[in-house]
RNA sequence: GCCGGGUUGGUGGAACAGGCAGACACUGCGCACUCAAAAUGCGUUGCCCUCACGGGCGUGCGGGUUCGAGUCCCGCACCCGGCA
Numbered sequence: 001g002c003c004g005g006g007u008u009g010g011u012g013g014a015a016c017a018g019g020c021a022g023a024c025a026c027u028g029c030g031c032a033c034u035c036a037a038a039a040u041g042c043g044u045u046g047c048c049c050u051c052a053c054g055g056g057c058g059u060g061c062g063g064g065u066u067c068g069a070g071u072c073c074c075g076c077a078c079c080c081g082g083c084a
Stems, first nucleotide, its partner, number of pairs: 001083007010026003019067001028044005046057004060076005
């Protein structure tokens, strides 16, 4: 230099015919159980604003296409593998 794969929450990791982002698991927090704890069970767990209801933003970064993009297109950065 060329080719292929990848980058999504606090962590791992889904969502592919373009149509509710965060399934599922872990961690954390709350509650139950217990004399107390562990284990277990239940709830909850991206960020911001709001008393609340509710609203806005968010898929490596910057653009584009589209009514609508994690998903398609272009450029860039980084990681992994292969070729030279």